Two RNAs folded together computationally: RNase P RNA and transfer RNA, 434 nucleotides in total.

[in-house]
RNA sequence: CGAGGCGGUUGCUCCUUCUUCUCAAGAGAAGUAAGGGGAGGAAAGUCCGAACUCCAUAGGGCAGGAUGGUCGUUAACAGCGACUCCGAGCGAUCGGAGGAAAGUGCCACAGAAAACACACCGCCUCGUGAGAGGAAUCUCAUGAGGUAAGGGUGAAAAGGUGAGGUAAGAGCUCACCGUCCUGGUGGUGACACCAGGAGCUUGGUAAACCCCAUCCGGAGCAAGACCAAAUUGGCCCAUUUAGAGGCGGCCCGUCUCACGGGGCGGGUAGGUCGCUCAUCCUCUUGAGCAAUCAAGGGGUCAGAUAAAUAACCGCCCCUGCCGGAACUCCGGCGGGAACAGAAUUCGGCUUACGUCCU
RNA sequence: GGGCCGUUAGCUCAAUUGGCAGAGCAAGGGACUCUUAAUCCCUAGGUUGGAGGUUCGAUUCCUCCACGGCUCACCA
Numbered sequence: 001c002g003a004g005g006c007g008g009u010u011g012c013u014c015c016u017u018c019u020u021c022u023c024a025a026g027a028g029a030a031g032u033a034a035g036g037g038g039a040g041g042a043a044a045g046u047c048c049g050a051a052c053u054c055c056a057u058a059g060g061g062c063a064g065g066a067u068g069g070u071c072g073u074u075a076a077c078a079g080c081g082a083c084u085c086c087g088a089g090c091g092a093u094c095g096g097a098g099g100a101a102a103g104u105g106c107c108a109c110a111g112a113a114a115a116c117a118c119a120c121c122g123c124c125u126c127g128u129g130a131g132a133g134g135a136a137u138c139u140c141a142u143g144a145g146g147u148a149a150g151g152g153u154g155a156a157a158a159g160g161u162g163a164g165g166u167a168a169g170a171g172c173u174c175a176c177c178g179u180c181c182u183g184g185u186g187g188u189g190a191c192a193c194c195a196g197g198a199g200c201u202u203g204g205u206a207a208a209c210c211c212c213a214u215c216c217g218g219a220g221c222a223a224g225a226c227c228a229a230a231u232u233g234g235c236c237c238a239u240u241u242a243g244a245g246g247c248g249g250c251c252c253g254u255c256u257c258a259c260g261g262g263g264c265g266g267g268u269a270g271g272u273c274g275c276u277c278a279u280c281c282u283c284u285u286g287a288g289c290a291a292u293c294a295a296g297g298g299g300u301c302a303g304a305u306a307a308a309u310a311a312c313c314g315c316c317c318c319u320g321c322c323g324g325a326a327c328u329c330c331g332g333c334g335g336g337a338a339c340a341g342a343a344u345u346c347g348g349c350u351u352a353c354g355u356c357c358u
Numbered sequence: 359g360g361g362c363c364g365u366u367a368g369c370u371c372a373a374u375u376g377g378c379a380g381a382g383c384a385a386g387g388g389a390c391u392c393u394u395a396a397u398c399c400c401u402a403g404g405u406u407g408g409a410g411g412u413u414c415g416a417u418u419c420c421u422c423c424a425c426g427g428c429u430c431a432c433c434a
Stems, first nucleotide, its partner, number of pairs: 001354002004316007012038006018031006040339001044350002047348005052220004064216005069083005084097005098211002103209002105205003120151002122147011159177006178200001179198008224273004234264004243257005280299008317336008359433002361428005368383004377414001385401005407423005
């Protein structure tokens, strides 16, 4: 970037105009004709963020969830841009990012020890015993201590390298590197650089609980609003005759129930709206490193509801193979796709696929 | 269209502070029996749906995909 251009025929869907019909007279229905619109970069996954609608909501807190370098950008975001630090790569480029020095938990197996460090082997000192030796001393066993240099275990072993030092060792001391603290300079900031100081105390894990900072009410267009048939049920009204029952037995009267009559409202089927002009698209100029923003001009670009957006033909263009011819010409047979298809609408992310570039 | 769940052996299901993936049935072999069934013993069988990440270590935690279900009693 997502695929060729022009024209024609037959269809589908929506809109506008026209024609006809209907009536309660400004709407509805039908029809054909004319004109116009008609899938995507991802329409997808539904992973984030919003618009919109309804419900909830005094205010505040708890719980829960999300995000996590800095600055910017935006309606908003977990997006995007620039920068900082760390890591990977020869490189283009890609990945990571608060706190482990607030607290708690965990770190299997192996290993002496897995976090208030630790003594298995080793090294060194002292004691005891045995042996060798003329002796100094050496060897073995054992006990008390020192030692984190060396071996070994592990994903990870308590700053690294070198020198001095020591009984042997050790930041014990020194140099360089690393770490931490303080100050200064530059930067909006993350941070960088410089100077000085401290021998250095604090392993990993927060996609474990947690702490800190910021943000967050819930549901979703099958949201929701309006019109509203048939049938059944509900409520109200009036009425009459006949019926059943209650008011202790009977009559009048009255109340209730049921049938038939009239009316009302909720709501289903169905229909209308929501629905496509919107935080929109596009071009130019300007600001900015960029994301993006501002000003001006132009544009209207699917709205279906079981779901339309399709099929075919001609010419040209591009291209594959074959043949002829000869320098890009002619003829024949093809190809112009893949991933995928709107369903309230946007901004992103992710995933799928084709071509080209780096 | 929207929303919500699930995926572990052939089948049905377990597996919790992340630390050797198991049970029942089924399958194969053996024993018992004249034979079969039942019973008993033994054995095999796993890409924990796939890929990537966090971690020393992932069925388990995080992300992205795939498949299936919610049969209208998830929502009109």

Rfam match: Bacterial RNase P class A. It is annotated as a ribozyme. The coordinates come from a structure-prediction model, not an experiment, and the mean pLDDT is 76.